This is a predicted structure of a 111-nucleotide RNA (SAM riboswitch aptamer (S box leader)) from Sporosarcina psychrophila. Taxonomically the source falls in Sporosarcina (Bacteria, Bacillota, Bacilli, Caryophanales). Its mean pLDDT, the model's own confidence on a scale to 100, is 84.
């Protein structure tokens, strides 16, 4: 980098250091000197792995639930909203609404 495959309206500091940007891309619309990015430290979650309990299984294991000392992850706004296709509303025009999918992201398993 590529492939599968899972998830996503919920959660997370008024710290510290740093100083101009960030919110992938497109159009938008939005944080940001009342201090961005990135580091830390703190936190949230519970994907894998741990560990305890139930409960199924001949075993392998599996399910659930609970742990949070390990491996990531996140920690502004639904994945900020849209991009592509249906259905339904409305209808000069423009547009709204719901479903799917695409992209992206992170897990975890291949290559």
């Nucleotide at each position: 980098c590529u492939c599968u495959u899972a998830u996503g309206a919920a959660g997370a500091g008024c710290g510290g250091u740093g100083g101009a940007g960030g919110g992938g891309c497109u159009g938008g619309c939005c944080c940001u000197a009342u201090g961005a990015a990135a580091c830390c430290c703190g936190g949230c979650a519970a994907c894998c792995a741990u560990u305890c309990a139930a409960c199924a299984a001949u075993c392998a294991u599996g399910u659930u639930g609970a742990u949070a000392a390990g491996g990531u992850g996140c920690u502004a706004a639904u994945u900020c909203c849209u991009g592509c296709a249906a259905a339904g509303c409305a209808c000069u025009a423009u547009g709204c609404u719901u479903u799917g999918g695409a992209a992206a992201a992170u897990g975890a398993g291949a290559g």